[in-house]
């Protein structure tokens, strides 16, 4: 010298997954109670479904993650989509090229919408660009 881990700190990404305050704990992770904030479900009346229906062809939720072609030893692989996603001070739109995803999980025969109500989450995981146009803001310099 370089590459790999490890632990700490700053700055950023996906996501609703963050914040305040007390309190265990040597601290940090972590727990507990309180609150705010955000994020999903259930949940009338009118509507809307329907009477030749609906209920195993099960149905239905969360999520951007759907619906097709090819191959294949039928495990899977491929190839496009619907659709979503990408710091250079900060930033509501707008456009362009370029990248990356287009999963997984739950509910258990049951749920249309839905005021009041009820109930639940507050995680896992990374280091995903290069430009133009602007409403606004902030900090430096002089």
């Nucleotide at each position: 010298u370089c590459a790999a881990g490890a632990c700490g700190g700053u700055c950023g990404c996906u996501g609703a997954g963050u914040c305040u305050g007390c309190g265990g704990g040597a601290a940090g992770a972590c727990c507990g109670c309180a609150g705010a904030a955000c994020g999903g479900g259930g949940g009338a009346a009118c509507c809307a479904c329907g009477u030749c229906a609906a209920u195993u062809u099960g149905g239905g939720g969360c999520g951007a993650a759907u619906c097709g072609g090819a191959a294949g030893u039928c495990a899977u692989u491929u190839c496009g989509u619907a659709g979503g996603g990408g710091a250079g001070c900060c930033c509501a739109c707008u456009c362009g090229a370029c990248c990356c995803c287009g999963a997984g999980c739950c509910c258990g025969u049951c749920a249309g919408c839905u005021a009041a109500c009820c109930c639940c989450g507050u995680a896992a995981g990374c280091g995903u660009u290069c430009g133009a146009g602007g409403c606004g803001g902030a900090g430096a310099c002089g």